This is a predicted structure of a 683-nucleotide part of an RNA (large-subunit ribosomal RNA, domain II) from a Thermomicrobiales bacterium.
Context: one part of a larger RNA
RNA sequence: GCCAACGAGUACUUGGGCGUGGCGAGGUUAAGGCGGCGUACAGCCGGAGCCGGAGCGAAAGCGAGUCCGAAAGGGCGGAAGUCGCGUUCAGGUGACCCGAAACCGGGUGAUCUACCCUUGGGCAGGGUGAAGCGGGGGGAACACGCCCGUGGAGGCCCGAACCCGUGUCCGUUACAAAGGGCAGGGAUGACCUGAGGGUAGGGGUGAAAUGCCAAGCGAACCCGGAGAUAGCUGGUUCUCCCCGAAAUGUAUUUAGGUACAGCCUCAGCACGAGGCCAUGGUGGAGGUAGCGCACUGGAACGGCGAUGGGGCUUCCCGCUUACUGACCCGUCUCAAACGCCGAAUGCCGCCAGGGUGUGCUGGGAGUGAGACUGUGGGAGCUAAGUUCCAUGGUCGAGAGGGAAACAGCCCAGACCGCCAGCUAAGGUCCCGAAGUGCAUGCUAAGUGGGCAAGGGAGUCGCGGCGCGCAGACAACCAGGAGGUUGGCUUAGAAGCAGCCAUCCUUGAAAGAGUGCGUAAUAGCUCACUGGUCGAGGCGCUGCGGCACCGACAAUCCACCGGGGCUCAAGCAUGUCACCGACGCUGCGGAUGCGCCGGAAGGUGCGUGGUAGGGGAGCGUCGUGGUCAGCAGAGAAGGGGGCGGGGAACCAAACCUGGAGCGGCCACGAGUGCGAAUGUUGGC
Repeated sequence: GCCAACGAGUACUUGGGCGUGGCGAGGUUAAGGCGGCGUACAGCCGGAGCCGGAGCGAAAGCGAGUCCGAAAGGGCGGAAGUCGCGUUCAGGUGACCCGAAACCGGGUGAUCUACCCUUGGGCAGGGUGAAGCGGGGGGAACACGCCCGUGGAGGCCCGAACCCGUGUCCGUUACAAAGGGCAGGGAUGACCUGAGGGUAGGGGUGAAAUGCCAAGCGAACCCGGAGAUAGCUGGUUCUCCCCGAAAUGUAUUUAGGUACAGCCUCAGCACGAGGCCAUGGUGGAGGUAGCGCACUGGAACGGCGAUGGGGCUUCCCGCUUACUGACCCGUCUCAAACGCCGAAUGCCGCCAGGGUGUGCUGGGAGUGAGACUGUGGGAGCUAAGUUCCAUGGUCGAGAGGGAAACAGCCCAGACCGCCAGCUAAGGUCCCGAAGUGCAUGCUAAGUGGGCAAGGGAGUCGCGGCGCGCAGACAACCAGGAGGUUGGCUUAGAAGCAGCCAUCCUUGAAAGAGUGCGUAAUAGCUCACUGGUCGAGGCGCUGCGGCACCGACAAUCCACCGGGGCUCAAGCAUGUCACCGACGCUGCGGAUGCGCCGGAAGGUGCGUGGUAGGGGAGCGUCGUGGUCAGCAGAGAAGGGGGCGGGGAACCAAACCUGGAGCGGCCACGAGUGCGAAUGUUGGC
């Protein structure tokens, strides 16, 4: 991992509801007792008690009423119950099943290990050579860092046994639940070790690490309380039919829980219109969008200019100012917490009107983590697949078609069947169903088929202004002068560093000079003029369409799904046809509800579905009854599957098997497995 078997809403009790039955103004017994048969028990006693039969009031009390109140008025009450059985839900119990870590009680452990007590044992060999002692030296000395010898001290040195476990390699389903190799530390000591004994869990022991106390110790192990508790995780077993949610509000030591409400379902009752919804009409409330500046504030420019400041004058008065700048006026504006104004929607009422059941009472729930998307907003960065509201949609709980793939986007809501038809979104060159369709334009970038500010004689279209056969624009030829090197400045400044001015003359025209250039001149050139040439042309500008650049990422192409596409298979406008879904239609069938019908049947509307509510069934084991059922002429079980049924399922022949079993009507359950790191077994 697979297979098989086992594996989870049960029992009792107290209540509520529904169904059903007995008796009924009553209903019913409990403990206990008696007791027949086939000894499990039937039946019979037992009225204690309980519920009901009257309520209201704090009570006195009154009573179909009563209490409050002076009253008016209001509160509660005034229609049958009770005891079983079945079922459902709730409370109490382990209460659907499995699951803690823990807590407590009583015991068992110091054969491991920590420390201690008693009594034993062990430490090859080598080195060093303390004190003391003897001798010598020495000296005043019984001094002495002196010498020789003797001596043999030490948590001394080297190093086996023994003890340890520092480094590294191997081992890592190991040789081993801690080992092996090579090195390493201690090795007369706070040493190692045998035997016997002691200390016990709220404890012991600890040269102290929360270490150790029998291979897991921040509190041992075993049994018990015990099925502890688990607002948590996982799991919870056959079928079909009808309806079908929620992820919100309020509160919460509350936030992944719960209570009440909301939303779902089932039953009963009432009424079926004065309920609800689309639409039309009509009457309302309101301060949003927008707009506005009349208020409250913000804010720009201008006008006027008070006040204040400076200057002058001065006895006061005053004069002046290029500073400040209120109010006011004009112009231009901004605002969620501004409004002189003010919609559309939505909301409330009434009328019409088509459609539709609505309300109340009670039983059962689930939900109370929502997600994305359009729209209006807050928060944020006018960030987020962000967050928080509001209002729609979809998903959730929704399959099908489209978007290459893709819960939340677009189309569309799947009762079943059909090798029939029509469409939606989206498509129609090939992959790949359907147009290489038609008409008119655009695009040259493979734009299409990713991207902004910004940029550009890309190209197409529509305008405006100007110049032009009295010759425009471009090109070419020629001129482009004189006063003058203007003045200033400067070393110089001569059109051309800079400052100021920018005149006059000749002329067809020519700036006190457009650029290059020089140290300054020079030189080249431009403006401007003439000529050559001969254009339905040239220049400037506004708007629109489609293109271009801007454009950099990590494994070949990789930003059309691919191939491939250029008067398109791209884009725009128009138009015809076709394809395309579980949509719609046609045909057949099933089922729920309503209506018609005596029925058969007909007819209308429905039949996606998670949590969840309701209904109807299948199968397993057993019990009672029944078929005077089946069976060695072959039961159950196993294989098989003619066939039947709406599903769960039922099931003939035949083979196996070798002794029991079934149909129907009821009843009762240890009643259905794929999942629980489920349990046991097998492979």
RNAcentral holds the full RNA, with entries from ENA.